A computed fold for an 83-nucleotide RNA, annotated as c-di-GMP-I-GGC riboswitch aptamer. The coordinates come from a structure-prediction model, not an experiment, and the mean pLDDT is 86.

[in-house]
């Protein structure tokens, strides 16, 4: 530098449940494992979700928020294999 077939050391933890926070999406902690080789970290681009507040008669749109386990990008890194 390339790579994830096998193995080993370990790591993370979807749905769901409980408690808490939020307007909501969602998040945090505990339990729990569907999966994950970056399912470590960063909202930079696209997507998706929410819409208390703002606009609107309403439908709806949107500032903003969320998502890194939607994709791309950036950045750091364990183990094995190959160079």
């Nucleotide at each position: 530098c390339u790579u994830g077939a096998u193995a080993a050391a370990g790591g993370c933890a979807a749905a769901c449940u409980u408690u808490g926070u939020u307007a909501a999406a969602a998040c945090a902690a505990a339990g729990g494992a569907c999966g994950c080789a970056a399912a470590g970290c960063c909202a930079c681009g696209g997507g998706u979700c929410u819409a208390a507040g703002g606009c609107g008669a309403a439908a709806g749109c949107u500032a903003a928020g969320a998502u890194a386990g939607c994709c791309g990008g950036g950045u750091u890194g364990c183990c094995g294999a190959g160079g």